[in-house]
RNA sequence: CGGAAUGUGGCUCAGCUUGGUAGAGCGCUUCGUUCGGGACGAAGAAGUCGCGUGUUCGAAUCACGUCAUUCCGA
Repeated sequence: CGGAAUGUGGCUCAGCUUGGUAGAGCGCUUCGUUCGGGACGAAGAAGUCGCGUGUUCGAAUCACGUCAUUCCGA
């Protein structure tokens, strides 16, 4: 320098194909249960979907650019 993959709550990931309310598990907070803890049960908080622009009535999803990480090639 060229090509490819990945990027979504604190962590690990789904959702993208086919645009239409952002989800799951673990973790965290509060409450119940217990002498207490764990386990279990109930409730709750936490995301401008890496960033920017565009297309569209509507974008995590489509287009373009860009950043980070990994891999391949030179």